[in-house]
RNA sequence: UUUGAAAAAGGCAAAUCUAUCGAAAGAUAGGGACGCAAAGCUUCAGAUCUACGGGAGACUAUGAUGGCUGGGCUACCAAAU
Numbered sequence: 001u002u003u004g005a006a007a008a009a010g011g012c013a014a015a016u017c018u019a020u021c022g023a024a025a026g027a028u029a030g031g032g033a034c035g036c037a038a039a040g041c042u043u044c045a046g047a048u049c050u051a052c053g054g055g056a057g058a059c060u061a062u063g064a065u066g067g068c069u070g071g072g073c074u075a076c077c078a079a080a081u
Stems, first nucleotide, its partner, number of pairs: 001080004011036002016031006034067001040073003044070003047065003053060002
């Protein structure tokens, strides 16, 4: 520098349950493991979800998802060069 087939130190933790917060989407903590080689961080672009509020209504993000995709930043292990 490239790669993640195999192996592996260590790591994360879906559904779901309990508690709390929230109008909701959802979040946090503790159990729990479907999976993950960036499932570490970041809403910059797109996508999706929600609609308290706004609007006669259709709708509407400033709310949410980084475990939806791309981009950006950083990093462990291993292999090859």